[in-house]
RNA sequence: GGGCCCUUAGCUCAGUAGGUUAGAGCAGUCGACUCAUAAUCGAUCGGUCCGGUGUUCGAAUCACCGAGGGCCCACCA
Numbered sequence: 001g002g003g004c005c006c007u008u009a010g011c012u013c014a015g016u017a018g019g020u021u022a023g024a025g026c027a028g029u030c031g032a033c034u035c036a037u038a039a040u041c042g043a044u045c046g047g048u049c050c051g052g053u054g055u056u057c058g059a060a061u062c063a064c065c066g067a068g069g070g071c072c073c074a075c076c077a
Base pairs, nucleotide, nucleotide: 001073002072003071004070005069006068007067010026011025012024013023019057028044029043030042031041032040050066051065052064053063054062
């Protein structure tokens, strides 16, 4: 220098041929149960979907520019 992939909740990840209000598990908080703790159960909390611009009636999803991370190739030695 070239190519490909990833980025969504505190963590691990779904959701991507554009269309109800963006989800699950774990964690946190409150409660039930218990003599008490754990486990279990119920409720609750939590995201500008990496940033920007564009396309569109409508973007997590499409295009472009950029950021961070990973893999491969080339180059140098």

Record summary:
This is a predicted structure of a 77-nucleotide RNA (transfer RNA) from a Planctomycetota bacterium. The sequence is in RNAcentral, with records from ENA. Its Rfam family is "tRNA". Rfam's curators write: Transfer RNA (tRNA) molecules are approximately 80 nucleotides in length. Gene Ontology term of the family: triplet codon-amino acid adaptor activity. NCBI's taxonomy places the organism under Bacteria, Pseudomonadati, Planctomycetota.